Context: one part of a larger RNA
Molecule: large-subunit ribosomal RNA, domain IV
Organism: Burkholderiales bacterium
RNA sequence: CUCGGGUGAAGGAACUCGGCAAAUUGACACCGUAACUUCGGGAGAAGGUGUGCCCCUGGUACGUGAAGUGGCUAGCCCAUGGAGCGGAAGGGGGUCGCAGAGAAUCGGGGGCCGCGACUGUUUAAUAAAAACACAGCACUCUGCCAACACGAAAGUGGACGUAUAGGGUGUGACGCCUGCCCGGUGCCGGAAGGUUAAGUGAUGGGGUGUUGAGCCCCGGAUCGAAGCCCCGGUAAACGGCGGCCGUAACUAUAACGGUCCUAAGGUAGCGAAAUUCCUUGUCGGGUAAGUUCCGACCUGCACGAAUGGCGUAACGAUGGCCCCGCUGUCUCCACUCGAGACUCA
Numbered sequence: 001c002u003c004g005g006g007u008g009a010a011g012g013a014a015c016u017c018g019g020c021a022a023a024u025u026g027a028c029a030c031c032g033u034a035a036c037u038u039c040g041g042g043a044g045a046a047g048g049u050g051u052g053c054c055c056c057u058g059g060u061a062c063g064u065g066a067a068g069u070g071g072c073u074a075g076c077c078c079a080u081g082g083a084g085c086g087g088a089a090g091g092g093g094g095u096c097g098c099a100g101a102g103a104a105u106c107g108g109g110g111g112c113c114g115c116g117a118c119u120g121u122u123u124a125a126u127a128a129a130a131a132c133a134c135a136g137c138a139c140u141c142u143g144c145c146a147a148c149a150c151g152a153a154a155g156u157g158g159a160c161g162u163a164u165a166g167g168g169u170g171u172g173a174c175g176c177c178u179g180c181c182c183g184g185u186g187c188c189g190g191a192a193g194g195u196u197a198a199g200u201g202a203u204g205g206g207g208u209g210u211u212g213a214g215c216c217c218c219g220g221a222u223c224g225a226a227g228c229c230c231c232g233g234u235a236a237a238c239g240g241c242g243g244c245c246g247u248a249a250c251u252a253u254a255a256c257g258g259u260c261c262u263a264a265g266g267u268a269g270c271g272a273a274a275u276u277c278c279u280u281g282u283c284g285g286g287u288a289a290g291u292u293c294c295g296a297c298c299u300g301c302a303c304g305a306a307u308g309g310c311g312u313a314a315c316g317a318u319g320g321c322c323c324c325g326c327u328g329u330c331u332c333c334a335c336u337c338g339a340g341a342c343u344c345a
Stems, first nucleotide, its partner, number of pairs: 001340008010331002014329001019326001027051005036041001038173001052095006062086003068080004072075001096100001108324007115316002120132002136171007148157003174311004179241003184238002186234005193229003199223001204218005242260005269303001270300001281297005
C1' cells in the first nucleotide's frame, strides 16, 4: 500500500455528481400524534415516559380442574364440588451499578415538487424505470360452419362459448373534462351518371371460290362487374388546428377595426415545464452566498385535450430540492485487530 473489522479530540456534510459509504434509530408497554383524505387512510406520523433485582399486597385475581356427592334418558352424560398444578397485572416499600429492552435480534425522521394511480412485469449476465401490464373508459369488427388465427387441405383453436359473448385498436384508478376542422388519406353508405376487363359481337372490309353458297381472316358498334371518378357521412379514424396593418385624453397595451389566406385557424386547463433556443428570463421564497429547488408572471424558439388535458389521497429499492438527528464523507488524519502484497529464510 490492498482487502476486511474496531475506536477517535474539536468541528459536523465543510466531502462529493449525489450524505455514496458509515453512523444514528431500533424491542415491548403507556401517553400522544398535523396538513391532507377516495373517510379506508395518512400512523409505528411526529414527540415523549417507563423497563433490573428484593419484600409486601399474594400463592391473591385468573387459568386448569381430581376425588367425593346428587340426578337420570345409564353416557367418553348432566349438575355440584373444589383438591392438586400453573400463576399475573396494577399498587406500596426497598436496593445495586456509569449503564436494567445492560448481549444478540431489532424502523433514522420530517417538509416541498416531478412522473406513474395502486399490488405486479421487464433487458437470464452493465438499464427495475416516468418503460410494460393493470382494473376502468372508448371506438370498431363479429348472428355462429361468427369475426379472427394456424394450416395448399382435411382439420383445429376461438368455444363444447353465442353480442352482459368473442376478436382488434387506442387510452390507462378516481375527480373535473375531452373544444374547432371531413379539404387530403382511410373507413362506411349511395338502384343515377362517367370510365372500365374478359366476354358479347352490330354495320363493314378482306382471302378462297365462277362474282354464288360455304369456310377462314381483319375490324370493332352495342351490351358488359367490382374498382376508380362522382355524391354524402365519419376525428376516443390517420391527421390538422394562420399572417400582416391600424386603433383608447401621459406612456404602454389593445376590448375594437381593416385586409390576405385556410378544411378549420388551438376552446378549457396548464405553461422557462421530463417540453423554453435566447436563459443562470424576471419577481418572490429559501442560503452569508442558490445555472438546481419551490411559488408566481406569460414573450408557449417548438404545451394542449383518450399519440388524452388538468388535478389527485394512498403507494414507489423511482427522479429533484430542503430541514432535524447522526456520523472519519470531510477539515486531517491517527491508533488498533486480522488477511494479503513486499524482503529474507